[in-house]
């Protein structure tokens, strides 16, 4: 620089769910937990999904679909940084 297909070592990170807390919500943190993950580290650039407070717009009703600037890297690409082993 490349591949992790096996087999190893040394650990890593942590689904669901539950507590607090933020937050309109989706989520997010903390802690517990532990499905799984060879980058399930990290980044919202691109794809795609949640949410819809504000927003217009429609409506006998005070509803009713629409919209992210909000969120999800453990949905996918793609950028970027790493152990460990073998070539």
């Nucleotide at each position: 620089u490349c591949a992790g297909a096996a087999a190893a070592a040394c650990g890593g990170c942590a689904u669901a769910c539950c507590a607090a807390u933020g937050g309109a919500a989706a989520c997010a943190u903390u802690g517990g937990g532990g499905c799984g993950c060879a980058a399930a580290g990290c980044u919202a650039c691109g794809g795609g999904g949640c949410u819809a407070a504000g927003g217009g717009a429609c409506u006998u009703u005070u509803g009713u679909a629409c919209u992210a600037u909000g969120c999800c890297g453990g949905c996918c690409g793609a950028g970027u940084u790493g152990c460990c082993u073998g070539a």